[in-house]
RNA sequence: UUCUCAUCGAGAGCGGCGGAGGGACUGGCCCUAUGAAGCCCGGCAACCGAUGUGGUCGUACUAACACUACGACGCACUGGCGGUGCUAAAUCCUGCGGACAAACGGAUGUCCGAUAGAUGAGAA
Numbered sequence: 001u002u003c004u005c006a007u008c009g010a011g012a013g014c015g016g017c018g019g020a021g022g023g024a025c026u027g028g029c030c031c032u033a034u035g036a037a038g039c040c041c042g043g044c045a046a047c048c049g050a051u052g053u054g055g056u057c058g059u060a061c062u063a064a065c066a067c068u069a070c071g072a073c074g075c076a077c078u079g080g081c082g083g084u085g086c087u088a089a090a091u092c093c094u095g096c097g098g099a100c101a102a103a104c105g106g107a108u109g110u111c112c113g114a115u116a117g118a119u120g121a122g123a124a
Base pairs, nucleotide, nucleotide: 001124002123003122004121005120006119007118008117013041015040016039017038021031022030023029025095027093028092042087043086044085046084047083048082049081051079052077053076054075055073056072057071058070059069060068091116096113097112098111099110100109101108
C1' cells in the first nucleotide's frame, strides 16, 4: 500500500510545555490569544493478547461423595496488566443512488442504501 471482517448517536482534564492554526478531502458550518496543531501527564474503554479470583461443566483420584489436580466456558468481578486506539459538535453536516412530503421545475426536509473516511483484527 491492497484485500477481507467488525464497529463508528455512549465514554473521557478548569493540568504542564507550546505558540497559530484546526475539524481527512469538497461545499457548508464550526472551534481557536477566554489560546489551535504538536509533545508530556491525566482520563476513557472499543479491538487484540496472555492472565488473577470466583462460578459452572468435564476428566482423573474414590465404593460413592468431598478435597485436590488438569482441562473447557459467548458466566461473574464490566477485575488488574500488556499491544493499539480514542479524549468539541453523530464519522459536526454534506458529496453518489433511491423512497416519501398531491403533480411539473427548483429548493428544502425525513428515511434507506452505496461511496469515502476512521479504528481494530486477519491476510497478501
Molecule: SAM riboswitch aptamer (S box leader)
Organism: Alicyclobacillus suci